[in-house]
RNA sequence: UCUCGAUAAAGGUAUACCCGUUGAAAAGCGGGGUCGAAAAUCCACCGGUCUACGGGAAACUCCUAAAGCAGCGGGGCUACUGGA
Numbered sequence: 001u002c003u004c005g006a007u008a009a010a011g012g013u014a015u016a017c018c019c020g021u022u023g024a025a026a027a028g029c030g031g032g033g034u035c036g037a038a039a040a041u042c043c044a045c046c047g048g049u050c051u052a053c054g055g056g057a058a059a060c061u062c063c064u065a066a067a068g069c070a071g072c073g074g075g076g077c078u079a080c081u082g083g084a
Stems, first nucleotide, its partner, number of pairs: 001084002004082001013036001017032006035071001042076002045074003048069002054064004
């Protein structure tokens, strides 16, 4: 330095589901659990997507992100051990 991630080592992460908790919800957090992924670390910048308290409308159904998802894709930042 790499548009390398091994059949090595070490250390992490934690899907579904269950319990508790916060929240209007999506979902977050804590505990259990362990489907998986070599950046499943971090950042909502772009696309996508979930929810719709509140707000809006031609209204009983629609629209709306200021709320989420980084384990949906892209992008950005950073990083252990090793390999070339």